Bacterial small signal recognition particle RNA from a Planctomycetota bacterium, 97 nucleotides, folded computationally. The model forms 96% of the base pairs in the Rfam consensus. NCBI's taxonomy places the organism under Bacteria, Pseudomonadati, Planctomycetota. The coordinates come from a structure-prediction model, not an experiment, and the mean pLDDT is 78. Its Rfam family is "Bacterial small signal recognition particle RNA". A reference for the family is Rosenblad et al. (2003), "SRPDB: Signal Recognition Particle Database", Nucleic Acids Res. It is recorded under the gene name ffs.

RNA sequence: GUCCGGUCCUCUGCGGUGGGACCGGUUCGAACCGGGUCAGGCCGGGAACGGAGCAGCCCUAAGAGCAUGGCUUUCAUGCGCGGGGUGCCCGGACCCA
Numbered sequence: 001g002u003c004c005g006g007u008c009c010u011c012u013g014c015g016g017u018g019g020g021a022c023c024g025g026u027u028c029g030a031a032c033c034g035g036g037u038c039a040g041g042c043c044g045g046g047a048a049c050g051g052a053g054c055a056g057c058c059c060u061a062a063g064a065g066c067a068u069g070g071c072u073u074u075c076a077u078g079c080g081c082g083g084g085g086u087g088c089c090c091g092g093a094c095c096c097a
Stems, first nucleotide, its partner, number of pairs: 001094006008087001009085007016077006022070002025066004034059004042051003
């Protein structure tokens, strides 16, 4: 000096593990200024009915929590098995001086 192997570094493939986002579920969530249905009572009417509409109930909203799932996405990694790259270092072989 060349070649081979290896650690480290770095990129990358497939997984593991952990976190975030998103979707779905569920709970909470409107005294009045969201919606629906509106007992009682009130109003109109001779009446039949009608009207507005409180409570209650249901739905829904801003958002928060809970647990779990996702052929989803993203980030991380002294986790595993691979494939590359540059370089220092380590080991071996060969060659040269």